RNA sequence: GAAACAGGUAGAGGUGCAAUGAGGAACAGUACAUUGUGGGAGCUAAGGAGGCUUUGAAAACAAUGGAAAGGCCGAGUUGCCGAAGUUGGAGAAUGCCUCCUUACAUUCCACCAGCUGGGGUACAGUUGAACAUUCUGUACACUGUCACUGCUUAUAAAUGUGGUGGAGCACUACCCUGAAA
Numbered sequence: 001g002a003a004a005c006a007g008g009u010a011g012a013g014g015u016g017c018a019a020u021g022a023g024g025a026a027c028a029g030u031a032c033a034u035u036g037u038g039g040g041a042g043c044u045a046a047g048g049a050g051g052c053u054u055u056g057a058a059a060a061c062a063a064u065g066g067a068a069a070g071g072c073c074g075a076g077u078u079g080c081c082g083a084a085g086u087u088g089g090a091g092a093a094u095g096c097c098u099c100c101u102u103a104c105a106u107u108c109c110a111c112c113a114g115c116u117g118g119g120g121u122a123c124a125g126u127u128g129a130a131c132a133u134u135c136u137g138u139a140c141a142c143u144g145u146c147a148c149u150g151c152u153u154a155u156a157a158a159u160g161u162g163g164u165g166g167a168g169c170a171c172u173a174c175c176c177u178g179a180a181a
Stems, first nucleotide, its partner, number of pairs: 005178003008174004014081001016080005023073002032065006042052002045102006084116006091108005117143002120140006145166007
């Protein structure tokens, strides 16, 4: 002094990812409330305790009145590039007139492990009120990156243009650190 290894810092992919107040479409003439008809013992998937109920339960129908939440939307702003999403485990909450237990479903998230480079189109499934959307899988090309390789360039490199393949704990750059051999 160079290469390589480990760590650190910064950065790139692009219809890139996520969050966000107000507003809007829809949810929906739905849930629910009152009245009437109706019906005749329930009000929960099940069990227990309590409460309501024959001064009449539940289902169903009609009239009057009549929401909200989740999900979605253009623009702006903010944070970022395993951004983020998803599967399983584990935990918590909610769902019945109230409480407890079990089952099932949904939601949340500090944690653990796995999968996906990215967006798009089509199909299938899933989610949902929805023909919106979410998520998953398959196929198709596109795109960024690295490796190998062909051609061009001048004979080499860089660049450009093709082919094949891989995956983000990756890739690129910098110099600081481990710091010596």

A computed fold for a 181-nucleotide RNA from Salipaludibacillus agaradhaerens, annotated as Lysine riboswitch aptamer. RNAcentral holds the sequence, with entries from Rfam. Its Rfam family is "Lysine riboswitch aptamer". Gene Ontology term of the family: lysine biosynthetic process. Rfam's curators write: Riboswitches are metabolite binding domains within certain messenger RNAs that serve as precision sensors for their corresponding targets. Model confidence (mean pLDDT): 76 of 100. Lineage of the source: Bacteria > Bacilli > Caryophanales > Bacillaceae > Salipaludibacillus.